RNA sequence: GCUUCUAUAGCUCAGUGGUAGAGCGCUGGUCUUGUAAACCGGAGGUCGAGGGUUCAAAUCCCCCUAGAAGCU
Numbered sequence: 001g002c003u004u005c006u007a008u009a010g011c012u013c014a015g016u017g018g019u020a021g022a023g024c025g026c027u028g029g030u031c032u033u034g035u036a037a038a039c040c041g042g043a044g045g046u047c048g049a050g051g052g053u054u055c056a057a058a059u060c061c062c063c064c065u066a067g068a069a070g071c072u
Base pairs, nucleotide, nucleotide: 001071002070003069004068005067006066007065010024011023012022013021018055026042027041028040029039030038048064050062051061052060
C1' cells in the first nucleotide's frame, strides 16, 4: 500500500428496510431472624462520525475514524 471482518445498554452479544432487544450486571419491591437464592417490576441507547438512496435506514450505498486478520 491492497483485501476482508468488526463497531448496537456498564459487559458479552442478537437484530438482513417498518415499535431498538436478550443474558449478565445495576436498582426498587415480595419472601427470610438476617444474607444469598427465587419471584415481580424499573432505569440505562443521538445503533462509532458524516453524507446519500428510500414514504421509511441499526439494516442498502459512499467516505472517514478506531480495532482485528490476511496479502505484498
Transfer RNA from an archaeon, 72 nucleotides, folded computationally. The coordinates come from a structure-prediction model, not an experiment, and the mean pLDDT is 84. RNAcentral records the identical sequence in 2 taxa. It matches the Rfam family "tRNA". By type it is a transfer RNA. From the family's description: Transfer RNA (tRNA) molecules are approximately 80 nucleotides in length. Their secondary structure includes four short double-helical elements and three loops (D, anti-codon, and T loops). Further hydrogen bonds mediate the characteristic L-shaped molecular structure. tRNAs have two regions of fundamental functional importance: the anti-codon, which is responsible for specific mRNA codon recognition, and the 3' end, to which the tRNAs corresponding amino acid is attached (by aminoacyl-tRNA synthetases). tRNAs cope with the degeneracy of the genetic code in two manners: having more than one tRNA (with a specific anti-codon) for a particular amino acid; and 'wobble' base-pairing, i.e. permitting non-standard base-pairing at the 3rd anti-codon position. Its family is annotated with triplet codon-amino acid adaptor activity in the Gene Ontology.